[in-house]
RNA sequence: GCAUCGCGCGCGGGAGAGAAUCCGAGCCCGGCAUCGGGCAAGGAUCGCCGAAGGCGCAACCGGCCCCCGGAAACGCUCAGGCAAAAGGGCCGCGCGCGGGUG
Numbered sequence: 001g002c003a004u005c006g007c008g009c010g011c012g013g014g015a016g017a018g019a020a021u022c023c024g025a026g027c028c029c030g031g032c033a034u035c036g037g038g039c040a041a042g043g044a045u046c047g048c049c050g051a052a053g054g055c056g057c058a059a060c061c062g063g064c065c066c067c068c069g070g071a072a073a074c075g076c077u078c079a080g081g082c083a084a085a086a087g088g089g090c091c092g093c094g095c096g097c098g099g100g101u102g
Base pairs, nucleotide, nucleotide: 002102003101004100005098006097007096008095009094010093011092012091013090018046020045021044022043023042026039027038028037029036030035047082048081049080053078054076055075056074060070061069062068063067
């Protein structure tokens, strides 16, 4: 110095599932009035998703091995999500830091 590994940051890509129903402060539009329509924080109800996080008595891996540790794209759905937006495991590229290896 290069490659590689880990962590962080930036950019790009990124799935699944009800624009559900009821109530609804408030806002907007039309209107002479009565009224009508739309949006909507929040609350409730039922259904559903699994890729932030979390949990598992969990496949699997390791060890001083009948115990302990780690732990999945599996499972659970507490949280989160089910038009768009945001988020998003993971993938690619770039940069920075650190250490092991070649």

The RNA shown here (Glycine riboswitch aptamer) has 102 nucleotides and comes from Roseococcus sp. SDR. It matches the Rfam family "Glycine riboswitch aptamer". About the family: This family represents the bacterial glycine riboswitch.